[in-house]
RNA sequence: CUUAUCAGGAGCGGUGGAGGGAACCGGCCCACUGAAGCCCGGCAACCUCCGGGCCGUCCUGCAGCAAGGACGGCCCGGAACGGUGCCAAUUCCGCUCCGACAAUGUCGGAGAAGAUAAG
Numbered sequence: 001c002u003u004a005u006c007a008g009g010a011g012c013g014g015u016g017g018a019g020g021g022a023a024c025c026g027g028c029c030c031a032c033u034g035a036a037g038c039c040c041g042g043c044a045a046c047c048u049c050c051g052g053g054c055c056g057u058c059c060u061g062c063a064g065c066a067a068g069g070a071c072g073g074c075c076c077g078g079a080a081c082g083g084u085g086c087c088a089a090u091u092c093c094g095c096u097c098c099g100a101c102a103a104u105g106u107c108g109g110a111g112a113a114g115a116u117a118a119g
Stems, first nucleotide, its partner, number of pairs: 001119006011040001013039003019030003025094003041087003046083002048079013091113001095111007
């Protein structure tokens, strides 16, 4: 940089001791009925693996089909040993544009920003 996803899911465990919600600021929250971190446990299924369907390309084959094989794309289902990720609150909220409305706000859509994965 590109693509995909982000309203779901995940412990009444051990350790640890005061902080935490990625950074700054603001808000709002969580925390000694114990934060972070570490260990264990778990969730999910992007990579991975298995099965099925459709399509495409190439090869074999044939008079032409049929048929078979390899690779790729998409879809569906499954597994979870391994590589990541994740386990309060929508990505906790915050910015921009558009729309609706019970309207100094609320809700919805798009975008920005961010996170994660794969390339």